The RNA shown here (transfer RNA) has 72 nucleotides and comes from an uncultured Lachnospiraceae bacterium. Its Rfam family is "tRNA". Rfam's curators write: Transfer RNA (tRNA) molecules are approximately 80 nucleotides in length. The coordinates come from a structure-prediction model, not an experiment, and the mean pLDDT is 80.
RNA sequence: ACUUCGAUAGCACAACGGCAGUGCAACUGAUCUGUAAUCAGUAGGUUGUGAGUUCGAAUCUCACCCGAAGCU
Numbered sequence: 001a002c003u004u005c006g007a008u009a010g011c012a013c014a015a016c017g018g019c020a021g022u023g024c025a026a027c028u029g030a031u032c033u034g035u036a037a038u039c040a041g042u043a044g045g046u047u048g049u050g051a052g053u054u055c056g057a058a059u060c061u062c063a064c065c066c067g068a069a070g071c072u
Base pairs, nucleotide, nucleotide: 002070003069004068005067006066010024011023012022013021018055026042027041028040029039030038048064049063050062051061052060
């Protein structure tokens, strides 16, 4: 340099082009003599960056950055 793949909450991951979610973690409350466990709830996202297509993009297209694998 080329090919393929990946990137979404603190972490691990979902999400037919049509409300961005689950588990764990965090916080608050309940329960308990107390802790753990359990139960209920809350908060946390410019979906890697920038453009394009579309009525509408996490999703499709292009460029770039980062990472992984392969090839020379």